[in-house]
RNAcentral holds the sequence, with entries from ENA. The RNA shown here (small-subunit ribosomal RNA) has 1523 nucleotides and comes from an uncultured bacterium. Its mean pLDDT, the model's own confidence on a scale to 100, is 85.
RNA sequence: AGAGUUUGAUCCUGGCUCAGAACGAACGCUGGCGGCGUGGAUAAGACAUGCAAGUCGAACGAUUAUUAGUGGGUAGCAAUAUUCGCUAGUGAGAGUGGCGCAAGGGUGCGUAACACGUGGGUAAUUUGCCGUGAAGUCUGGGAUAACUUGCUGAAAGGCGAGCUAAUACCGGAUGUGAUUACUGGAAGGCAUCUUCUGGUACUUGAAGUCGGGGAUCGUAAGACCUGACGCUUCUCGAUAAGCCCGCGGCCUAUCAGCUAGUUGGUGGGGUAACGGCUCACCAAGGCUAAGACGGGUGGCUGGUCUGAGAGGACGACCAGCCACACUGGAACUGAGACACGGUCCAGACACCUACGGGUGGCAGCAGUUUCGAAUCAUUCACAAUGGGCGAAAGCCUGAUGGUGCGACGCCGCGUGAGGGAUGAAGGUCUUCGGAUUGUAAACCUCUGUCACCGGGGAAGAAACGCUUUGAGUUAACAGUUCAAAGCCUGACUUAACCCGGAGAGGAAGCAGUGGCUAACUCUGUGCCAGCAGCCGCGGUAAUACAGAGACUGCAAGCGUUAUUCGGAUUCACUGGGCGUAAAGGGUGCGCAGGCGGUUGGGUGUGUCAGAUGUGAAAUCCCGAGGCUCAACCUCGGAACUGCGUCUGAAACUACUCGACUAGAGUACUGGAGAGGGUAACGGAAUUCACGGUGUAGCAGUGAAAUGCGUAGAUAUCGUGAGGAACACCAGAGGCGAAGGCGGUUACCUGGACAGUUACUGACGCUCAGGCACGAAAGCAUGGGGAGCAAAAGGGAUUAGAUACCCCUGUAGUCCAUGCCCUAAACGGUGCACACUAGGUCUUAGCGGAUUCGACCCCACUAGGGCCCAAGCUAACGCGUUAAGUGUGCCGCCUGAGGACUACGGUCGCAAGACUAAAACUCAAAGGAAUUGACGGGGGCCCGCACAAGCGGUGGAGCAUGUGGCUCAAUUCGAUGCAACGCGAAGAACCUUACCAGGCCUUGACAUGCACUAGACCGACUCUGAAAGGAGUCUUCCCUUCGGGGCUGGUGCACAGGUGCUGCAUGGCUGUCGUCAGCUCGUGUCGUGAGAUGUUGCGUUAAGUCCCGCAACGAGCGCAACCCCUAUCCCAUGUUGCCAGCGGGUAAUGCCGGGGACUCUUGGGAGACCGCCGGUGUCAAACCGGAGGAAGGUGGGGACGAAGUCAAGUCAUCAUGCCCCUUACGUCCAGGGCUGCACACGCGCUACAAUGGCAGGUACAAAGGGGUGCGAACUCGCGAGAGUCAGCCGAUCCCAAAAAGCCUGUCUCAGUUCGGAUCGCAGUCUGCAACUCGACUGCGUGAAGUCGGAGUCGCUAGUAAUCGCAGAUCAGCACGCUGCGGUGAAUACGUUCCCGGGCCUUGUACACACCGCCCGUCACACCACGAAAGUGGGCAACACCCGAAGCCAGUGGCCCAACCGCAAGGAGGGAGCUGUCGAAGGUGGGGUCCGUGAUUGGGGUGAAGUCGUAACAAGGUAACCGUA
Repeated sequence: AGAGUUUGAUCCUGGCUCAGAACGAACGCUGGCGGCGUGGAUAAGACAUGCAAGUCGAACGAUUAUUAGUGGGUAGCAAUAUUCGCUAGUGAGAGUGGCGCAAGGGUGCGUAACACGUGGGUAAUUUGCCGUGAAGUCUGGGAUAACUUGCUGAAAGGCGAGCUAAUACCGGAUGUGAUUACUGGAAGGCAUCUUCUGGUACUUGAAGUCGGGGAUCGUAAGACCUGACGCUUCUCGAUAAGCCCGCGGCCUAUCAGCUAGUUGGUGGGGUAACGGCUCACCAAGGCUAAGACGGGUGGCUGGUCUGAGAGGACGACCAGCCACACUGGAACUGAGACACGGUCCAGACACCUACGGGUGGCAGCAGUUUCGAAUCAUUCACAAUGGGCGAAAGCCUGAUGGUGCGACGCCGCGUGAGGGAUGAAGGUCUUCGGAUUGUAAACCUCUGUCACCGGGGAAGAAACGCUUUGAGUUAACAGUUCAAAGCCUGACUUAACCCGGAGAGGAAGCAGUGGCUAACUCUGUGCCAGCAGCCGCGGUAAUACAGAGACUGCAAGCGUUAUUCGGAUUCACUGGGCGUAAAGGGUGCGCAGGCGGUUGGGUGUGUCAGAUGUGAAAUCCCGAGGCUCAACCUCGGAACUGCGUCUGAAACUACUCGACUAGAGUACUGGAGAGGGUAACGGAAUUCACGGUGUAGCAGUGAAAUGCGUAGAUAUCGUGAGGAACACCAGAGGCGAAGGCGGUUACCUGGACAGUUACUGACGCUCAGGCACGAAAGCAUGGGGAGCAAAAGGGAUUAGAUACCCCUGUAGUCCAUGCCCUAAACGGUGCACACUAGGUCUUAGCGGAUUCGACCCCACUAGGGCCCAAGCUAACGCGUUAAGUGUGCCGCCUGAGGACUACGGUCGCAAGACUAAAACUCAAAGGAAUUGACGGGGGCCCGCACAAGCGGUGGAGCAUGUGGCUCAAUUCGAUGCAACGCGAAGAACCUUACCAGGCCUUGACAUGCACUAGACCGACUCUGAAAGGAGUCUUCCCUUCGGGGCUGGUGCACAGGUGCUGCAUGGCUGUCGUCAGCUCGUGUCGUGAGAUGUUGCGUUAAGUCCCGCAACGAGCGCAACCCCUAUCCCAUGUUGCCAGCGGGUAAUGCCGGGGACUCUUGGGAGACCGCCGGUGUCAAACCGGAGGAAGGUGGGGACGAAGUCAAGUCAUCAUGCCCCUUACGUCCAGGGCUGCACACGCGCUACAAUGGCAGGUACAAAGGGGUGCGAACUCGCGAGAGUCAGCCGAUCCCAAAAAGCCUGUCUCAGUUCGGAUCGCAGUCUGCAACUCGACUGCGUGAAGUCGGAGUCGCUAGUAAUCGCAGAUCAGCACGCUGCGGUGAAUACGUUCCCGGGCCUUGUACACACCGCCCGUCACACCACGAAAGUGGGCAACACCCGAAGCCAGUGGCCCAACCGCAAGGAGGGAGCUGUCGAAGGUGGGGUCCGUGAUUGGGGUGAAGUCGUAACAAGGUAACCGUA
């Protein structure tokens, strides 16, 4: 610090996801040791048991136990025992009294608040214990608990009587002081005032206990003196607390108004204290958009986590503050509480009960139970630190210090180290060679941490106290203070640490290995099982599942899950945006708010500087130090970015006082304009009415029909009525804020602009809320209604057509008034100001120049357009009318869908508008541009593509292939073009792969090894359909003697497979297409995908060539080079040829000979737009002509670019994987591939006279021939047979070419056409023609009279037509491949159909239009809304009831202290009454949540149904608002 993911690819926008760190964690697997931390986050649910707050006898009385002393009694001679007292000591339990229990400890319910933080105030306050100082501590009194006793109760306890003490309680005295009132002085301050110092008057206090004692007094007790601790009053301090104020820190406006003690005053009360804190009266205030009130959530902070920081999230442990203590209320005591382990009341719950009544409160420490994913011991000790009480010893202390449990976290250590290659074995992989695990192990040499055993062994301890000694104080040797020495005190502790011993011995796992992200192979599985954080893996070769091996990462842990921050600049202060990605309000006016021109003075708000106080400690950071290191701990520093106070500065901001004119405005002059409103007027046109003329149609469409018209339409003329809209002018023109505004005139009226001077003097800009305007549609009322026209009706179209088209037609459109308030209300661009190159057009105005005048021209302003610079932008584009550069203000955005929705609220007559979520689903949605593909887009061009022609096919019969059906099998493959006379250039057996049956099992075939036998071959017998099986006869070679060769048998390896996968492959092939295209290097342009080149002007069959051009070149294609053919030349002359010469025949190159010719085979020539003319850009090229055998690639062939179709082929062959192995292999005979209701394709023959038949007669080319072609001759009607010549071929044979030509006949008919079918008889091939061959003869003589929709081929030696040959092959050809003969017609042309090429355009397509995609319906699931209702929570309100308790009142009750002789009084108490008052009750509302028959839309889901809405002109351009 980034990465993955939208696309075919790209850039951008934008979300989702990952890598990091953290944690009071939990879960899975695993687990050696130690240190330091940490551990109920959920139910503030309920709690058994134990403990957590007591202490003081030096405040007090009594009881009791015991020790010592002493006195008496009893027993005893006595010692002694026992009992009852007293004194002293020690101990125990309870009580009175004092202090403490308000601390410490726990929890986070409540609380949005002066609760907390921070800084101030208290001149408005209190403060027990502690410290300092001052003054005192005198004298009396009456009770009461304990105890005894009575009654009562189950208990808890209660009531009564009697006795008693105090540092308990009460009276009196004393007044240093304090309080209150009045009255002086001084100082100060902040308004009320504060402080200090005087005077007078009133009121107001106490308690003793313990220790010691020389003198004096006293019989003694003691007085008295002294010390300590107490007590009372006061001052100051310290500590702790109360109250008040400024500022700061959550969400929600779908909470906008809240408030009656409310805000203030006066007076009373109350408090430690100010205060509506409370009460009476008076006034009507107070808070709020800078968010009151309401709702939700929540203890706050120091800090913690994260982050570069700014921020964000959190508030466990530790520390500060607050709140709470079963729930709610209340007060008492006290210095302090409205009190966790106190009281009272109410409630819920639990326990005890004799049913009458009682008791309890773990959110203290342990522990239990419940809940939960989840959180420990019912431990030790007061040794240390601290706290309470005490004079002290000491006691108490679940605070605390320790230990235990948990890998919960952080930190440290170990599980060994060195050597060791036959690179062992085993595992895994393998191309079978090896590689890897791997120096890893074994083995050798060592070490000894931790754990284990044995031994030793600190620090934490210093005080207090006791003993002794010394010093001070003192009358004192008491007491007390200080110092020294000694003694005493350890839970942890079986500790830390050290030494010794033994022995490598006891100690490694977890996750991952497709990319992100470090790390790869095998096997299994087969869209199954499963994985997955995102993208995505899995459908038979899975580095993605599972296992294994190997590897990677971390390590006593490793992963997963949850959560937080980060990455995320993805809420943007730092640090984002709004033309098209989400996003500018429909427009203006304008209050608050924000911002604001030039200049001078003042103040000092913000701002800046310095000083100072505070910012607790801990934490973080830096530097030291202590545990062996570290974690951890200690010390010091810095920091705590904040707040307060003081002093200073004055540029900027602010405030204030002046001044100015450049912003803004006013006045004046002038012209432009569909700016707005009202009224009047006008002509053209449509329609209607009336009248005239006139006759059969009109209207409408792609074509029609509905409709109108003989009752007279349309057409035409005239007159009239009525409504709406205003042709031409008219323009990218003008005006307006926007919506919008268009005949003419008048009136009323707003704004802008130009020019010129004068005036005001910042008066300005923007604008949340607010107000006004706001197309169309729509609503209300009343008019109006010509045309047009939702709805509706009819006619067409269509599969349907609730549409598009046509004929009608109502609301509406128009007017007036009032609503509605929305639009793709768009420049998709908020308003204002300033700055930043130009060019050009136009509107308005002024000026200059010129002119008679105007226009043209120049210049300045204000508008409206276009093109461009810089700059900006993701790109497109914008570009002085900014989307550039800046400033100010407003509005808005934060993934897509759900959703311009629901609920709530506001508005509206309604329709509806505005505001505006969530659950849930997805990993995208989107913008711009690129390359393709596509379009019922466009342009250019080509092709037998159409057209023009010729001939077919589709109809018939037959042949052949396919589908289908059938079958035991009808083997398999090929399936639009590009399968279908295709693989198959030839299925009777064979072929043959199929079927039924019969056999074989190392096999029909190959190689190797081992054993065995000797041949093999051959001949033969039985059985059998054959294969096969069973047998008989015969029988080797070489040798170094080991064996080898050959063959058979047995066994093992293996053979074999036309079994599967052409979607695992090679090779080969088809197709687009012989179409003209497909690319590359360098350069350039672009952020990039890409573009350029290859586009453009011409031209060509051609990306062929030329010119131009940011391109220049090149490659594969095109063309040419190759073959055949057309002309000529040269060479060659046999088997070919025969002109001339010679010979010969009935005749023939038959013979001699010849090379002239044809021809054969080789080699050359020739054609190149070369020449001429024209056109064309002085080009390429095209047109015409000459010459030439041939003329513009002469004709034909071979040759097929990059690629496309997962095209075809595993059955030609090869081949990976899988499968079969006495069978899916091999052999055999038979059957099948030929099966037949039917459908389709390629063909043959025909339907006849351009013909059939009969006779005669002529002319080819190219081929083939040795188990071959086979002449002639003979036989047969014929197929053919017999026999044999010649020929391994320019020699012989196949071989007759046929159409043609000549003659004759048939005469338009199902025929002398046509030949299917069938019968009989034959021939040939072949082991064999039944299934199932071809041919011949005779007989038979079917359909068919030129073929519907449609469809195919062909542009010249072509179509058409005619025959010939060959391959395959024993035989079988209408098929295929070749060959020649005869030999046409037509092409205006490119509108249309099909295919293709180039350019361009649109695109929501990229599996690429056979694409994409929308909505209803049906089914399943999910979340949500509505709903008659129904159930609950919360907070209020009104009324009722009213506990405890404080306060107030109260009498006929009660009472020790004081007064009084007494009666009685003062004072107090219970009781009663009243105000307030918790819980409770009743009622109507509010709000939130749950549930609800039914219902509504939404989302998701596999290949469901119906249509085709959108994307191309998407086939009616699409979209927005409305009905």